[in-house]
RNA sequence: UGCCCUGUAGCUCAACCGGCAGAGCGCCUGGCUCUGGACCAGGAGGUUGAAGGUUCGAGUCCUUCCGGGGCAA
Numbered sequence: 001u002g003c004c005c006u007g008u009a010g011c012u013c014a015a016c017c018g019g020c021a022g023a024g025c026g027c028c029u030g031g032c033u034c035u036g037g038a039c040c041a042g043g044a045g046g047u048u049g050a051a052g053g054u055u056c057g058a059g060u061c062c063u064u065c066c067g068g069g070g071c072a073a
Stems, first nucleotide, its partner, number of pairs: 001072007010025004019056001027043005049065005
C1' cells in the first nucleotide's frame, strides 16, 4: 500500500428479502429466606463506530473515514 472479515445494551451475541432494535448473562427493585444464594415477578440501560448518500422507510444498500482481526506485497 492493496484485498477480505468485523464494529448493535456493561459483557457475549441475535435481528429473514430494507418495515416497531431483541435475547442470555450482569445491574436495580420487589417477593421468598433468620441473612445470603438459588428460584419467581417486574424494571432501567442503545446517536446500531463516525460523517454523508439512496429510499415513504436503513442495524441492513452505496461512498468516505476510524478502530479490531486476517491475507498478500
A computed fold for a 73-nucleotide RNA from a Rhodothermales bacterium, annotated as transfer RNA. The source organism's lineage runs through Bacteria, Pseudomonadati, Rhodothermota, Rhodothermia and Rhodothermales. The coordinates come from a structure-prediction model, not an experiment, and the mean pLDDT is 81. It matches the Rfam family "tRNA". By type it is a transfer RNA.